[in-house]
RNA sequence: GGGCCCGUAGCCUAGUUGGAUAGGGCACCGGACUUCUAAUCCGGAGAUCGCGGGUUCAAAUCCCGCCGGGUCCG
Numbered sequence: 001g002g003g004c005c006c007g008u009a010g011c012c013u014a015g016u017u018g019g020a021u022a023g024g025g026c027a028c029c030g031g032a033c034u035u036c037u038a039a040u041c042c043g044g045a046g047a048u049c050g051c052g053g054g055u056u057c058a059a060a061u062c063c064c065g066c067c068g069g070g071u072c073c074g
Base pairs, nucleotide, nucleotide: 001073002072003071004070005069006068007067010026011025012024013023019057028044029043030042031041032040050066051065052064053063054062
């Protein structure tokens, strides 16, 4: 330098035939329970969907460029 894959909350991850308030687990916060803690149960907050641009009535999803990571080739 080139090919391919990946980038979604603090962490992991689903969703990519374009249309649902972007779903789940762990963690976090509050409450119940308990002598206390843990476990369990209930509730809550948290995501510019890597960045910018384009297409579209509408983009996490399609297209282009860039950035970061992985891998293979030179």

A computed fold for a 74-nucleotide RNA, annotated as transfer RNA. Rfam family: tRNA. By type it is a transfer RNA. About the family: Transfer RNA (tRNA) molecules are approximately 80 nucleotides in length. Rfam links the family to the GO term triplet codon-amino acid adaptor activity. The sequence was found in a public genome assembly. The coordinates come from a structure-prediction model, not an experiment, and the mean pLDDT is 81.